[in-house]
RNA sequence: GGGUCUAUAGCUCAACGGUAGAGCACGAAGCUUAUAUCUUCGCGGUUCUUGGUUCGAAUCCAAGUAGACCCA
Repeated sequence: GGGUCUAUAGCUCAACGGUAGAGCACGAAGCUUAUAUCUUCGCGGUUCUUGGUUCGAAUCCAAGUAGACCCA
């Protein structure tokens, strides 16, 4: 220098262009003499940034940022 992939909740990951979810973690209640386990409920997000397309974008397009890998 060229190419491929990744970026979504505190963490690990989902999500046909049509209200962004799950598990873990955290908080509350129940259970227990108590703790843990277990059950129920809750808390959670400018979907990396900026533009564009579209009635409508996490998703499609362009540029950029950060990271991983490959080639030279």